[in-house]
Molecule: transfer RNA
Organism: Deltaproteobacteria bacterium
This record gives sequence, structure tokens and C1' cells, in this order.
RNA sequence: GGGCGAUUAGCUCAGCGGGAGAGCACUGGCCUCACAUGCCAGGGGUCACAGGUUCAAGCCCUGUAUCGCCCACCA
Repeated sequence: GGGCGAUUAGCUCAGCGGGAGAGCACUGGCCUCACAUGCCAGGGGUCACAGGUUCAAGCCCUGUAUCGCCCACCA
């Protein structure tokens, strides 16, 4: 330098154009002598960034950034 993949909650991830979600974690309550387990409820999001398409974008297109893998080049 070229190609491919990933980027969504604190963490791991789902979500193939119209409701932003799950598990774990966190907070409160129930339970218990107490803790844990369990049950109920709740908080938490600029969907990496910028632009474009569309009535409407996490999703489609372009560019950028970061991370990973492969190839090439140099040494």
C1' cells in the first nucleotide's frame, strides 16, 4: 500500500428500512437472624465520526477513525 471483517448500554452480543433490545453487571424492594440463591421493579444509549439516499436509516451508499485477520513491499 491492497483486500476482508468488526464498531449498538459498564461488559458480551442480537437487531436485513418504520417499537432501540437480551444476558450479565448496577440500584431499590420482597425473601433471610444475616449473606447468597431466587422473585419483582427500575436507572443507564449522540447505534464510532461526518456526509448522502429515503416520507422515514442501527440497517442502504460514500468518506474518515480505531481494532483484528490475510496479501504485497521495504528492512